[in-house]
Model confidence (mean pLDDT): 83 of 100.
Predicted 3D model of a 1500-nucleotide RNA (small-subunit ribosomal RNA) from an uncultured bacterium.
RNA sequence: AGAGUUUGAUCCUGGCUCAGAAUGAACGCUGGCGGCGUGCUUAACACAUGCAAGUUGAACGAGAAAGGCCCUUCGGGGCUGAGUAAAGUAGCGAACGGGUGAGUAACGCGUGGGAAUCUGCCCUUUGGUGGAGGAUACCCCUGGGAAACCGGGGUUAAUCCUGCAUAAGUUCUACGGAAGAAAGACGGCCUCUUGCUGUCGCCGAAGGAUGAGCCCGCGUCCUAUUAGUUUGUUGGUGGGGUAACGGCCUACCAAGACUGUGAUGGGUAGCCGGCCUGAGAGGGUGUACGGCCACAUUGGGACUGAGAUACGGCCCAGACUCCUACGGGAGGCAGCAGUGAGGAAUAUUGCGCAAUGGACGAAAGUCUGACGCAGCGACGCCGCGUGGAGGAAUAAGGUCCUCGGAUUGUAAACUCCUGUUAAGUGGAAAUAAAUGCCGGAGGUUAAUAGCUUUCGGAGAUGAAGGUACCACUAGAGAAAGUCCCGGCUAACUUCGUGCCAGCAGCCGCGGUAAUACGAGGGGGACAAGCGUUAUUCGGAGUUACUGGGCGUAAAGAGCGUGUAGGCGGCGUCGUAAGUCAGCUGUUAAAGACCUUUGGCUUAACCCGAGGAACAGCGGUUGAAACUGCGGUGCUAGAGUGCGACAGAGAAGGGUGGAAUUCUCGGAGUAGCGGUAAAAUGCGUAGAUCUCGAGAGGAACACCGAUGGCGAAGGCAGCCCUUUGGGUCGCAACUGACGCUAAAGCGCGAAAGCGUGGGUAGCAAACAGGAUUAGAUACCCUGGUAGUCCACGCCGUAAACGAUGAUCACUAGAUGUUUGAAGCCUUCGGGUUUUGGGUGUCGAAGCUAACGCGUUAAGUGAUCCGCCUGGGGAGUACGGUCGCAAGAUUAAAACUCAAAGGAAUUGACGGGGGCCCGCCACAAGCGGUGGAACAUGUGGUUUAAUUCGACGAUACGCGAGGAACCUUACCUAGGCUUGACAUGCACUUGCCCGCAGUGGAAGCACUGUUUUUCUAGUUUACUAGACGGGUGCGCAGGUGCUGCAUGGCUGUCGUCAGCUCGUGUCGUGAGAUGUUGGGUUAAGUCCUUUAACGAGCGCAACCCCUGUCGUUAGUUGCUAGUCUUCGGACGCACUCUAGCGAGACUGCCUGGGGAACCAGGAGGAAGGUGGGGAUGACGUCAAGUCCUCAUGGCCCUUAUGCCUAGGGCAACACACGUGUUACAAUGGCCGGCACAGAGGGGAGCAAAGCCGCGAGGUGGAGCAAAUCCCAGAAAACCGGUCUAAGUUCGGAUUGGAGUCUGCAACUCGACUCCAUGAAGCUGAAAUCGCUAGUAAUCGCGCAUCAGAACGGCGCGGUGAAUACGUUCCCGGGCCUUGUACACACCGCCCGUCACACCAUGAAAGUUGUCUGUACCCGAAGUCGACUUAGCCAACCAGCUUGCUGGGGGCGGUCGCCGAAGGUGUGGGUGAUGAUUGGGGUGAAGUCGUAACAAGGUAACC
Repeated sequence: AGAGUUUGAUCCUGGCUCAGAAUGAACGCUGGCGGCGUGCUUAACACAUGCAAGUUGAACGAGAAAGGCCCUUCGGGGCUGAGUAAAGUAGCGAACGGGUGAGUAACGCGUGGGAAUCUGCCCUUUGGUGGAGGAUACCCCUGGGAAACCGGGGUUAAUCCUGCAUAAGUUCUACGGAAGAAAGACGGCCUCUUGCUGUCGCCGAAGGAUGAGCCCGCGUCCUAUUAGUUUGUUGGUGGGGUAACGGCCUACCAAGACUGUGAUGGGUAGCCGGCCUGAGAGGGUGUACGGCCACAUUGGGACUGAGAUACGGCCCAGACUCCUACGGGAGGCAGCAGUGAGGAAUAUUGCGCAAUGGACGAAAGUCUGACGCAGCGACGCCGCGUGGAGGAAUAAGGUCCUCGGAUUGUAAACUCCUGUUAAGUGGAAAUAAAUGCCGGAGGUUAAUAGCUUUCGGAGAUGAAGGUACCACUAGAGAAAGUCCCGGCUAACUUCGUGCCAGCAGCCGCGGUAAUACGAGGGGGACAAGCGUUAUUCGGAGUUACUGGGCGUAAAGAGCGUGUAGGCGGCGUCGUAAGUCAGCUGUUAAAGACCUUUGGCUUAACCCGAGGAACAGCGGUUGAAACUGCGGUGCUAGAGUGCGACAGAGAAGGGUGGAAUUCUCGGAGUAGCGGUAAAAUGCGUAGAUCUCGAGAGGAACACCGAUGGCGAAGGCAGCCCUUUGGGUCGCAACUGACGCUAAAGCGCGAAAGCGUGGGUAGCAAACAGGAUUAGAUACCCUGGUAGUCCACGCCGUAAACGAUGAUCACUAGAUGUUUGAAGCCUUCGGGUUUUGGGUGUCGAAGCUAACGCGUUAAGUGAUCCGCCUGGGGAGUACGGUCGCAAGAUUAAAACUCAAAGGAAUUGACGGGGGCCCGCCACAAGCGGUGGAACAUGUGGUUUAAUUCGACGAUACGCGAGGAACCUUACCUAGGCUUGACAUGCACUUGCCCGCAGUGGAAGCACUGUUUUUCUAGUUUACUAGACGGGUGCGCAGGUGCUGCAUGGCUGUCGUCAGCUCGUGUCGUGAGAUGUUGGGUUAAGUCCUUUAACGAGCGCAACCCCUGUCGUUAGUUGCUAGUCUUCGGACGCACUCUAGCGAGACUGCCUGGGGAACCAGGAGGAAGGUGGGGAUGACGUCAAGUCCUCAUGGCCCUUAUGCCUAGGGCAACACACGUGUUACAAUGGCCGGCACAGAGGGGAGCAAAGCCGCGAGGUGGAGCAAAUCCCAGAAAACCGGUCUAAGUUCGGAUUGGAGUCUGCAACUCGACUCCAUGAAGCUGAAAUCGCUAGUAAUCGCGCAUCAGAACGGCGCGGUGAAUACGUUCCCGGGCCUUGUACACACCGCCCGUCACACCAUGAAAGUUGUCUGUACCCGAAGUCGACUUAGCCAACCAGCUUGCUGGGGGCGGUCGCCGAAGGUGUGGGUGAUGAUUGGGGUGAAGUCGUAACAAGGUAACC
């Protein structure tokens, strides 16, 4: 620091996702040790049990028992235990410490200030501590009660209580005065009951410290679908109350107070130091530690006290639990452990007060679940270990393999070592030195007591724990996993599986070769952990302060006016709020950062010192530029005035002509109208058309514009009235009066609504006619609302420049409109300059690009509005507005990984332009489609009818030839190393021939014959070769996959295209080149040109053919000569086949810049002469695994091999391709003429003879320019037939034959005789062909024993037509649109049906929160009352133990008042028959709306 993902590719916008860090975590797998931390985030749910707050005998009175000892009359007593325990009075503490985060949006917290306060214990200072009285618990007696507990009587103490005295200071005050205290205890000395003295106490006062209360500025979450709130409310006065200010409370008075800088309401939440993250700014968070607050079962209340409205106190009410004798009582773990419950989830009912701290005490000490420790948990951080070195036959095994090897892998084994941790044995710290005690010295004192300070000394005290640590012993011995390996993202192979099982964070994998699933091997990462899940920040500049945007991606409000607010011209004086600077206070500690010590072996962790920081707030001193504020000026902004100007600006009133329609009248006759074509409709009752007259409504042709005006919507005949705004000129006036603009107010097309008019034309709805598969549409004929007017609503539009308003600045060029000024003028005008509008093109700049560009989308300033992925949705609910329609404001659940902008390349278009077609149409000729037959295919049938090929580009195709074979299929019979190849081992000697039996054959069985060859020395033996047999490796497969492949092929298409290098342009995909203008058959060439060149294609080079020359003449030729008539000479000609020539737009004319074109000459041939071969980059997952080759899979006594027979030949039918015909341009008969190219040895076969013929016989000749196949046919000549299903046509069938072949039944070809079907030129539709072509005629060849109407070739005869490119088809180039890219056989919309999901409405039902009115009213404070009950002190009186007073308790009443009750509202949740739309789903249904002119342009 980035990456993946929208596309065919690109750039941008934009979301989603990932890599990082973190956690009080949980889950899965795994788990050796130690240290330090940390551990109910959920139910502030309920709690058994134990412990968590006591202490003081030096405040006080009283005071046991067990046990022990002694005595005893045996009943008991004494001493001790012991002034102990336990209890009580009194004091201090219990308000700390510990827990939790429910509540709280608040002066609660944070920060900084403030004044009207209190403060026990502590410190300092000061003044006192005199005298008197009273009660009471414990205890004793007694009563009630189950208990808890509650009474009655009696005795008693105090640091308990109450007066009196005193009053320095204190408080009050009317300034005269008045009021108000105390307690002793323990020691020492001593004159021994009076003193002295010490310590600790007690009282008054002042100050301090600490702690607490109160007030204020600022900061502190979301929500406006919460906009108004408030009556003690805001203020004042009097009174009360408090420690203290204060409506804190009360009476009266006033009517205020808060709020868009968000009151009130709702939701959520303890706040902070900090912690996590981040570069920072920020964002998130508040566990542990520290500060503050709040709470203690829920709610209310006070008491005591220095302090509480009190976690382990009290009273009351509620819920719950427990006890009960049913009368009544008890309780509160959010203390530490622990239990249940909840939950994904969170520990021991441990040890100790040794340390630190706290309470009490003079102290010893006691108490302390604070705390110190231990236990449990990999929950986190940190450290250590699981061994080290050597070790190659690179072992075995595993895995892969191209079978060679590679890898696991120096890894292991093995050798030599080490000894951490764990285990064992032994040793063994620090945490603990104080208080207290002893001794010395100083102070106090009369004092050697005591107290205090200090020095020295002795001794005691350890939970953790026999722990840390150390030493030794043995021994590599006990100690490695988890996740991942398609990309992001480091790491690859095999097998299994076969859109299954599964994976997945995103993109996406899996449908038979999966690096993505599962397993194995291997590898990568981290490591006692590793992954997953959850959450936070980051990446995300994706809320943008730092640091974003709004023409088209989401986003400028339809427009104006204007309040608050924000911002604001040029001087000058002052001020100092903002601002800036210095100093200063604070910002606790801990933590974090830097420096640096120290302690644990190190680290984590802990202790200490210093620094810096803590962006804030406060104080103070200064500065005065800028902003603010106050004063005073200015004129450049803004406005006024004066003089002109243009205009569909607005409102009202009037008025004009053309046209449509209607009415009337005239004239006139059969149609009109309408459409692509029609029909509905109108018309003989007289239409349309035409002339005249009239009525009525609406709109204003020409001018007219790229024009003008207005804020926008919008505004159009002409005239008048009223009225708004703008511009120019002048420079008289005002003197910043300005800009923007939440809220508000106004205007606001069309449609729509209300009331009343009006209605010619047009025209939703509606009706009819067409179209159509349908046509609730497009087209046609009609037609009502509406359109028009008045008044009132509505308030929206693609209300658009998809571009908010204002100001300033930044090259120009050229139109147009409207002013002003100068100059010239032929008086029409021209020209220059300068303003206001409105267009086009362009510089810089900007932009993702398109584009914008002084009318900015450039550069700056100010203010407002708006956006934050797509869908759901501009929807629901709620509010506001509206008569309604609806508008406005405006979510969520759920769902997707995209949605989108611009541009690029293609493809496509029922878009456009240009061009071609060696047949696309047209012009022609001949066919197919109808018939019969042949052949191929489909279908059907079958045991099998083997397989493949399926638009063009399958269908006389593979097959260039199925009777057996072929043959792959079926049936049946057989074989199993096999019909065929090769290797090894063993065995054997074959082979060849003959015969027999069975059988359909293959074959099986039997017999017979023979005993192979070579080498080593011969017999023997051995080895080898060859052959047979057995066995093992293997063979074999026309079995599958052409969508795993090679090769080959078809097709677009012999179309003219397809690309590259360098350069240039573009952010880029890409473009340019290759486009344009010409030209060509051609991307052929020329020219132009940011391109210049090049490659594959085109063309040419190759073959055949057409002319000539030359060379050569056998088997060819034969003009001439010769001849024994057999032939010879000859090579001129023909021919043959080698080599050459020839044609190149070379020449001429014309056109053209050129390329080139047109014409001409010559020439056998003329503009690539004709034909062939030759097929660019690529497309169709085109075809072929059955030619061949080949990966993988499958079969292996069968899916292999052999054999016989059958089938591939079937036949209601359909299609393709052909043949023969339908006849006279013909058939038949006779005569007669002329080819080319081929083939021939298991061959072609002549003559001759036989047969009507197929053919037979025969065998000359010929491996062929020699011989043969071989007669060419049409043509030509002559004859006949005469329009007829025929002398056309030949199917079919019967009979007889021939040939081939082992064999013609299924199932051959041919011949002869006989038979003589359909068919008389073929509907829709469709095919071929442009010249030696079509048509027509025959000939040959391949395959082949035989078997072509097919295929491939050959020649003979030999046409017609092409104006031309509008249309059909195909193609090329340019351009345009696109929502297509699997590319139009594309994409895609909505209803309906089905399933699931979330959600709205709904008669209601049911929770919860809350407002308000009223009722009832506990405890308790306060107030009032009470001589009626009770009472010690004080006062008075006297009857000296009584009475009264004061006061208190109790009681009663009142105010307030929690819970509760009743009624009535509001908010929010759950649920609800039914219902609404939405989303998502596999290949459902119906149509075809959109994307191309999407077939009616689309959209609002």
The RNAcentral record of the sequence draws on ENA, Greengenes and SILVA. Rfam family: Bacterial small subunit ribosomal RNA. Rfam links the family to the GO terms structural constituent of ribosome and ribosome.